[in-house]
RNA sequence: UGGGGAGUAGCCAAGUGGUAAGGCAAGGGACUCUGAAUCCCUCAUCGAAGGUCCGAAUCCUUCCUCCCCAGCCA
Numbered sequence: 001u002g003g004g005g006a007g008u009a010g011c012c013a014a015g016u017g018g019u020a021a022g023g024c025a026a027g028g029g030a031c032u033c034u035g036a037a038u039c040c041c042u043c044a045u046c047g048a049a050g051g052u053c054c055g056a057a058u059c060c061u062u063c064c065u066c067c068c069c070a071g072c073c074a
Stems, first nucleotide, its partner, number of pairs: 001070007010024003018054001026042005047063005
């Protein structure tokens, strides 16, 4: 430098144009003499900025970070 892949909550992770699943953790509540367990509730504008569209996590462009392959220099 070129090609490919990945980036979604504190962590893991689904979602492939139509109001962002689930698990762990955390907070609140119920229960309990207390705690644990169990049950209920809460917690994300999706790496950044633009564009397309009635509508974008999803499509397009540029950039940032990480991984893989190839090349160049030494």